[in-house]
Notes
Predicted 3D model of an 85-nucleotide RNA (c-di-GMP-I riboswitch aptamer) from Acetobacterium wieringae.

């Protein structure tokens, strides 16, 4: 590119990693990039769980505890799209 067959949309989001940047860190943002996702849409003083520990407190040789920080692609709450039965 062409043909055949089958069926079921149109689409969406975007992991790891890289670069830049913010942050004490966890992690976030942007661009690239796709591992995957039928809610990987939204929501954190509604709840559970997980991560970090600047600061604070204690400790006595360097650790421990702690969220007001973070994770919704950990459960969860909530709202949607399509459709054979």
């Nucleotide at each position: 590119u062409a043909g055949a067959a089958u069926a079921u949309u149109u689409a969406g989001c975007a992991a790891a990693c890289u670069u830049a940047u913010c942050g004490a860190a966890a992690g976030g943002u942007a661009a690239g990039g796709a591992c995957g996702c039928a809610a990987a849409g939204c929501u954190u003083u509604a709840g559970g769980g997980u991560c970090u520990a600047a600061g604070u407190a204690a400790u006595u040789a360097u650790u421990u505890a702690u969220a007001u920080g973070a994770c919704a692609g950990c459960c969860a709450g909530u709202u949607g799209c399509a459709c054979a039965a």
The prediction has a mean pLDDT of 78.